A computed fold for a 111-nucleotide RNA from Guptibacillus hwajinpoensis, annotated as SAM riboswitch aptamer (S box leader).
The sequence was found by an Rfam model in a public genome assembly.
Its mean pLDDT, the model's own confidence on a scale to 100, is 85.
């Protein structure tokens, strides 16, 4: 960095350092000195991994699926639905609403 699969309306501090920016991008709309980013601590979650049970397969070594448990391991995350939106379709007089993509994020796998 490309591809594949899964998930994305839940959850997470009134801590320390730090000092102006941040919410991917577009257009919006927001957050921010009653302090942004970043770092540390803390926390949330449970994708991988771990443990247990049931079932299936088997090259008998083990592998797979589902459910549950814990969280000391590998990530991730901690304003707003992935803040909304950007393409397509549908409903509506309109405002607006609904659905599916795309894009993005994270994890695991693969080259």
């Nucleotide at each position: 960095u490309a591809c594949u699969u899964a998930u994305c309306u839940a959850g997470a501090g009134a801590g320390g350092c730090g000092g102006a920016g941040g919410g991917a991008c577009u257009g919006g709309c927001c957050c921010u000195a009653u302090g942004a980013a970043g770092c540390c601590c803390g926390g949330c979650a449970a994708c991988c991994g771990u443990c247990a049970a049931a079932c299936c397969a088997a090259u008998c070594u083990u592998g797979g699926u589902u459910u549950g448990a814990a969280a000391a391991g590998g990530u991730g995350c901690c304003a707003a639905a992935u803040c909304c939106u950007g393409c397509a379709g549908g409903a509506g007089a309109a405002a607006u609403c609904c659905u599916g993509a795309a894009a993005g994020a994270u994890a695991a796998g693969c080259g």